[in-house]
Formats: sequence, structure tokens, C1' cells
RNA sequence: GCACUAGUGGCUCAAUUGUCAGAGCGUCCGCCUUGUAAGCGGGAGGUCUGAGGUUAAAAUCCUCACUAGAGCU
Repeated sequence: GCACUAGUGGCUCAAUUGUCAGAGCGUCCGCCUUGUAAGCGGGAGGUCUGAGGUUAAAAUCCUCACUAGAGCU
């Protein structure tokens, strides 16, 4: 230099334009227990890497950046 994949709560990942962006783990509170763990119930925590564009409507499609990963020369 070329072409590719990914970026979404603290962590790991869903959502392939259309209801308020969900789940597991973690965290907090409660129940249970003599107590802890396990189990059960509930809560908080996101403006989806940034900026533009398309659309009646974008996490999702397009463009340009940034970051990370793997590849070719």
C1' cells in the first nucleotide's frame, strides 16, 4: 500500500430498517438459611465508536474517519 472482519450496560454476546435496544455473568436489595454458598424474586446500569447521507422510520443500509483483530504484497 491492498482487500476483509468487528466496535451495542462493568464483561461476553443478541437484535439483519418497524412495539420502550434485550439476554447471560457481574453488581445492589429482598426471600430462603443458625450462618455462608446455591436457589428464587426484584432494581440500577446503554442514547449502540465519531461525523455526515438515504428513508416516513437506521444499532441495522451507504460514505468518510478512529480503534482492534486476522490476511496479502
A computed fold for a 73-nucleotide RNA from Laemonema barbatulum, annotated as transfer RNA. The coordinates come from a structure-prediction model, not an experiment, and the mean pLDDT is 81. Rfam family: tRNA. It is annotated as a transfer RNA.